Molecule: Bacterial RNase P class A
Organism: Motilibacter peucedani
RNA sequence: CGAGCCGGCCGGGCGGUCGCGUCGUCGCAGCUCGCUGCGGCGCCGAGGAAAGUCCGGACUCCACAGGGCAGGGUGGUGGCCAACAGCCACCCGGGGCGACCCGCGGGACAGUGCCACAGAGAACAGACCGCCGGCACGCGCGCUCUCGGGCGUGCGGCGCCGGUAAGGGUGAAACGGUGGUGUAAGAGACCACCAGCGUCCGGGGUGACCCGGACGGCUCGGCAAACCCCACCCGGAGCAAGGCCAGACAGGGAGCGAUCGGCGGCUGCUCGCAGCUGCCGGGGAGGGCUGCCCGCCCGAGCUCCCGGGUAGGCCGCUCGAGGCUGUCGGCAACGGCAGCCCUAGAUGGAUGGCCGCCGGGACCGCUCUCGCGGUCCUACAGGAUCCGGCUUACAGGCCGGCUCGUCCC
Numbered sequence: 001c002g003a004g005c006c007g008g009c010c011g012g013g014c015g016g017u018c019g020c021g022u023c024g025u026c027g028c029a030g031c032u033c034g035c036u037g038c039g040g041c042g043c044c045g046a047g048g049a050a051a052g053u054c055c056g057g058a059c060u061c062c063a064c065a066g067g068g069c070a071g072g073g074u075g076g077u078g079g080c081c082a083a084c085a086g087c088c089a090c091c092c093g094g095g096g097c098g099a100c101c102c103g104c105g106g107g108a109c110a111g112u113g114c115c116a117c118a119g120a121g122a123a124c125a126g127a128c129c130g131c132c133g134g135c136a137c138g139c140g141c142g143c144u145c146u147c148g149g150g151c152g153u154g155c156g157g158c159g160c161c162g163g164u165a166a167g168g169g170u171g172a173a174a175c176g177g178u179g180g181u182g183u184a185a186g187a188g189a190c191c192a193c194c195a196g197c198g199u200c201c202g203g204g205g206u207g208a209c210c211c212g213g214a215c216g217g218c219u220c221g222g223c224a225a226a227c228c229c230c231a232c233c234c235g236g237a238g239c240a241a242g243g244c245c246a247g248a249c250a251g252g253g254a255g256c257g258a259u260c261g262g263c264g265g266c267u268g269c270u271c272g273c274a275g276c277u278g279c280c281g282g283g284g285a286g287g288g289c290u291g292c293c294c295g296c297c298c299g300a301g302c303u304c305c306c307g308g309g310u311a312g313g314c315c316g317c318u319c320g321a322g323g324c325u326g327u328c329g330g331c332a333a334c335g336g337c338a339g340c341c342c343u344a345g346a347u348g349g350a351u352g353g354c355c356g357c358c359g360g361g362a363c364c365g366c367u368c369u370c371g372c373g374g375u376c377c378u379a380c381a382g383g384a385u386c387c388g389g390c391u392u393a394c395a396g397g398c399c400g401g402c403u404c405g406u407c408c409c
Stems, first nucleotide, its partner, number of pairs: 001405010012358007020045002023042009047380001051391002054389005059238004071234005076090005091105001092103004106229002111227002113223003128168002130164006137156008176194006195219001197216008242315004251306006259282011286298004322341008359378008
């Protein structure tokens, strides 16, 4: 310098102006007198993913003696964590020259099932081509000859029967690989080495597992994200959880009261009663003056319950397995200790719009270089009980460690 691998971090800044939300404070106004409304000022006001809601928990309510079935989840080993399908370290397998990356990583001699297409054959398999043997047929040669033929041999490969899993071919996968013995041709049929499997022994490691040796029969396909088996784990619902305060209308129910007398008027008729009404007096639940008694006035409705613990409001609500710094233990994830910090709580849901300047990046033009000018871009996305993860989206940029190649010293 070029090509890469891994990890961490940032993800616009300043100013002006107009606006928004919680809280505090001041002023004004209202009333049911401690709340509401308006205005001023001040503090604070989204993220690395706030997202998807895929896992795991906290919290709340319900259920629950214990055990089992069903259902669901997890699945190499050791550790971390409140817990996890998360994280760290290691093992095994695969990929890369390497840094490093990937793995939905228990069991396929417990049983059942499946293996598309192609192919002859897909599980204790299979004969399509090829190879080999035999028979039959045809042709050539030799011998013999009773001239019809017979015998021997070679070739051909149409046909038939059989052997063969070494070769070709199909396939993701064809029942170990290489060499030899053997054979008509072949084959773990046999032998040597290698690979694999199983048993035993020795050594290392907490363990997964690794290293070495002996023996055995020679060899056993894959799929469990097919059913299934094994081990371990799991009660249900979710902040619209749950708790507190508590309306109005229609309609329904209960209680209290809605009264008595006199005189007058009108109407009706069964002719002395009924209804309506005016005046006077008594009584009257309840209401006002009034917080209570007395007193005065009004007076025919008043109160309670259901409707409904509904509409609405308040709490839950944000201090928490919390963050930052330092130090110690640990390879690490993480944990211990000390100090410091408090950082949104909205409820149709506030953090935004515009302008100016400065940044950052890409391209183009000018320029020896430094640099200058122009155009464009400046993302993904936004809380709704909280927390730990995973996954996904993202303009652009910064930092650190490492690998390979080339050149120079």